[in-house]
RNA sequence: GCGAUUGUGGUGUAAUGGCAGCAUUUGAGUCUUCCAAACUCUAGGUACGAGUUCGAGUCUCGUCAAUCGCU
Numbered sequence: 001g002c003g004a005u006u007g008u009g010g011u012g013u014a015a016u017g018g019c020a021g022c023a024u025u026u027g028a029g030u031c032u033u034c035c036a037a038a039c040u041c042u043a044g045g046u047a048c049g050a051g052u053u054c055g056a057g058u059c060u061c062g063u064c065a066a067u068c069g070c071u
Stems, first nucleotide, its partner, number of pairs: 001070007010024004018054001025043001027041004047063005
């Protein structure tokens, strides 16, 4: 330099173009003599910029980052 794949809460992982979910975690509460465990509620996310579409996490283009391969 070229090509391919991937990018979703703090972390891990889902989502046929149609309300972004689960677990863990944060905070509060219940329970308990106290702690732990358990239960309930709560907070937190689609890498960035455009395009297509009634509607984009998903499709298209570009940028950035990571990984792999070729030279």
Predicted 3D model of a 71-nucleotide RNA (transfer RNA) from Calothrix sp. 336/3. Its Rfam family is "tRNA". Gene Ontology term of the family: triplet codon-amino acid adaptor activity. Its mean pLDDT, the model's own confidence on a scale to 100, is 83. Taxonomically the source falls in Calothrix (Bacteria, Bacillati, Cyanophyceae, Calotrichaceae).